[in-house]
RNA sequence: UAGAGUAGAUAUUGCGCGUCAAGUGUCAUGAGAUGGGAUGUUGCUCAUGAACGAAGGAUCGAUUGACGGAUGAAAGGAUGAAUAAGAUCCGCGGUGCAAUGUCGCGUCCGCUA
Numbered sequence: 001u002a003g004a005g006u007a008g009a010u011a012u013u014g015c016g017c018g019u020c021a022a023g024u025g026u027c028a029u030g031a032g033a034u035g036g037g038a039u040g041u042u043g044c045u046c047a048u049g050a051a052c053g054a055a056g057g058a059u060c061g062a063u064u065g066a067c068g069g070a071u072g073a074a075a076g077g078a079u080g081a082a083u084a085a086g087a088u089c090c091g092c093g094g095u096g097c098a099a100u101g102u103c104g105c106g107u108c109c110g111c112u113a
Stems, first nucleotide, its partner, number of pairs: 001113003008103009017093003026050007036109005056090005067080001071076001
């Protein structure tokens, strides 16, 4: 002199969660972790409290009651229609995790060349 290396950020992919509303984001307070070491917050995480806030739809679907009534002299009662749990699919959410790519510490010391 140059380089490596953090917490994280972002894009893609996969698997999930919620859509009967959590999560995400905002504010306040407190705490914690953070290149190899020390220190540190403008960054990150956690807890508590407060405010705000949303995109859902389709298909299948037993039973039986209500609806309906082909047919029938009547009794009965077909197709239809409605529908719960559940399942599937397509969406939505400034959604969780992992992998990969890219970006990536302020000061001092250290490491490699």
About this RNA
A computed fold for a 113-nucleotide RNA from a bovine gut metagenome, annotated as THF (Tetrahydrofolate) riboswitch aptamer. The RNAcentral record of the sequence draws on MGnify. Its Rfam family is "THF (Tetrahydrofolate) riboswitch aptamer". Rfam's curators write: Tetrahydrofolate (THF) riboswitch was first reported for Ames et al. as an RNA motif in 5' untranslated (5'-UTR)regions of folate transport and biosynthesis genes in Firmicutes genomes.